Large-subunit ribosomal RNA, domain VI from an uncultured Flavobacteriales bacterium, 250 nucleotides, folded computationally. The sequence was found in a public genome assembly.

Context: one part of a larger RNA
Order: sequence, then structure tokens, then C1' cells
RNA sequence: CGUUUGAAGCUUGAGAGGACCUUUCUCUAGUACGAGAGGACCGGGAAGGACGAACCUCUGGUGUAUCUGUUGUGGCGCCAGCUGCAGUGCAGAGUAACUAAGUUCGGAUGAGAUAAGCGCUGAAAGCAUCUAAGCGCGAAACUCGCCUCAAGAUGAGGCUUCAUUGAGAGUCGUCAAAGAUGAUGACGUUGAUAGGCCACAGAUGUAAAGGCAGUAAUGUCAAAGUCAAGUGGUACUAAUUACUCGAAUG
Repeated sequence: CGUUUGAAGCUUGAGAGGACCUUUCUCUAGUACGAGAGGACCGGGAAGGACGAACCUCUGGUGUAUCUGUUGUGGCGCCAGCUGCAGUGCAGAGUAACUAAGUUCGGAUGAGAUAAGCGCUGAAAGCAUCUAAGCGCGAAACUCGCCUCAAGAUGAGGCUUCAUUGAGAGUCGUCAAAGAUGAUGACGUUGAUAGGCCACAGAUGUAAAGGCAGUAAUGUCAAAGUCAAGUGGUACUAAUUACUCGAAUG
């Protein structure tokens, strides 16, 4: 821009893509078969492999904005306590988030029409014959079925509701399950959208100051102190006010 008024929401599915895998063990059964050796079809069950998708409860990884220990050196006048730099100084842990080696799930069941093949009925050809007329079974292949996209499917579909008594959309602001920017999604006081605060979960591992014990190092009062992204609350702060676009051969 189109879809011949403009919107909001819900859809149909022409068409397109994805998936489609496989092993071992076991029961049937040491049965059928076979002199024996050996050893099934059909059907049922279990455990896997590779591949794929989703997710983070568990096991782990990363986690330079969390906690702790510690070396050298500079600074805060000194002690104590902090703090800068040294690859995050180094080291030990680690929330959210992301993630695999982790967890869960998937390939199916089935339907239709068939291939090779197997048949029924059956003539030409008094017989025979699956075929000539007719009818049936039959495969991971085909068409569906499962998952995803999909009306620019210009053949532009359908349904509901709303609208010059202005439907609806945008600008703007607070943001994240989204993200380079647009876009998408949540919210804007009739409000939990973000921050703050409170509580909890979780991480680290017992802060400083002081008391006590000890000559002292140190221990203890003390799961202490601190804490990012998590969960749930709470209008304290900021989402104010406002503006723009917006439809007919009615």
C1' cells in the first nucleotide's frame, strides 16, 4: 500500500514446513519344525542407543554488581577499622538468569487408496485361468491422521461486537516473559509497572564496637553480620497534565 467505511477480538485452512529411526532382552517356548545340532512365525512385555523438543525440581557448569579468607603496596594523621590498584590481585563458596553432562516428553495407535505379491468369482476357450466385466487382502513408500506457520489464498475468506453521541490507535511515562533500533508484551492512581521498604526463601559463614576468659595469639557472648537479579506484600517515590491521528458516491 492492498483486501472498496473504520476498528477490536475470535477463527477456517488453500498451501508450506517439521517429525517419520532402531537395538537388545524376556514371555509365548526350548513350543511348531527337525534324526540331531539347532530353533521360529504370529502376538504380548521390559530395558536401551542415536536424534529432537521443552524445562531448571534434582546433579553440575558459568555466575568480573553476593559473602568470606588472604599477599604486596598506596590512601583515610596513627592503632583499630575501611578502601584504591595489582588479570575479578589471588583463593574458597555461590542466588537469579542462561545452560548440559541433568530432568521430562516424542517417533505412535489408526483410516483410505495402493506396489510387488496372494486370492474369490469368472468367461473368451463346455475344461483351466487372480482378469477380460466384477470383488477382496496386501508395505517404513502415497493421501490423511500428530506438531508448527498460514487469507498478499490479489481467489485477499468467515463469525461476533463496536463506531462522527468518536469506536479505536498513537505520542508520553513506569517497565520486562521482549529487545541493536523499531517491534512484542505488562502497567499508568478505578494503579503493584519499576524503585524503595517489610517479610520469607536462598548465599556466605559467626561483622564492627564492647564485655568476659587468656601474658598473648585467640576463643566466647553470637547462625552473627552482610547480601544481586528470587517469592509474597506494602502507594513511600515515579507512572502528572495533556496532545495527535482517526472512517463513506452513506
It matches the Rfam family "Bacterial large subunit ribosomal RNA". Rfam links the family to the GO terms ribosome and structural constituent of ribosome.